[in-house]
RNA sequence: GCCCCCGUGGUGUAGCGGUUAACAUGCCUGGUUCUCAGCCAGGAGAUCGAGGGUUCGAUUCCCUUCGGGGGUACCA
Numbered sequence: 001g002c003c004c005c006c007g008u009g010g011u012g013u014a015g016c017g018g019u020u021a022a023c024a025u026g027c028c029u030g031g032u033u034c035u036c037a038g039c040c041a042g043g044a045g046a047u048c049g050a051g052g053g054u055u056c057g058a059u060u061c062c063c064u065u066c067g068g069g070g071g072u073a074c075c076a
Base pairs, nucleotide, nucleotide: 001072002071003070004069005068006067007066010025011024012023013022018056027043028042029041030040031039032038049065050064051063052062053061
């Protein structure tokens, strides 16, 4: 240099065109308990890496770009 994969709440993952992005864990509040843990109920938390395009509609498809990982070639 070329090719491939990954990037989604604090963390780990799912979802891969269709109204409010799901699960686990963590966090907050309340209940239960003498207290803690556990359990139960509720809640907050994601510009879906960034920009652009296609589409009635994009986290999903396409292009560019940033970051991470892997493969491969060259090095007179």
Transfer RNA from an Armatimonadota bacterium, 76 nucleotides, folded computationally.
Taxonomically the source falls in Armatimonadota (Bacteria, Bacillati).